[in-house]
A computed fold for an 85-nucleotide RNA from Desulforamulus putei DSM 12395, annotated as c-di-GMP-I-GGC riboswitch aptamer. NCBI's taxonomy places the organism under Bacteria, Bacillati, Bacillota, Peptococcaceae, Desulforamulus putei. Its mean pLDDT, the model's own confidence on a scale to 100, is 82. Its Rfam family is "c-di-GMP-I-GGC riboswitch aptamer". Its family is annotated with cyclic-di-GMP binding in the Gene Ontology.

RNA sequence: UAUACAAAAGGCAAACUCUUUGAAAAAAGAGGACGCAAAGCCACGGGCCUAAGGACAUUUGUCUAUGGCGGCCGGGUUGCCUUAG
Repeated sequence: UAUACAAAAGGCAAACUCUUUGAAAAAAGAGGACGCAAAGCCACGGGCCUAAGGACAUUUGUCUAUGGCGGCCGGGUUGCCUUAG
């Protein structure tokens, strides 16, 4: 520098349950393991979710992120082990 087939040391932890926060999406903590070679970190590009507030409508609705998702994809950045150089 490249690599992620296999192995080892270790790491993370989906669904679901409980508690808390939140308008919601969702997040945090505890339990729990479906999976993960960056499932470490950064909302920069795309995508997706929500719609409190705002705008329009008028009654149920539509649009909108300044709210979220990194375990949807790309990009940036750091990095353990193995293997090869």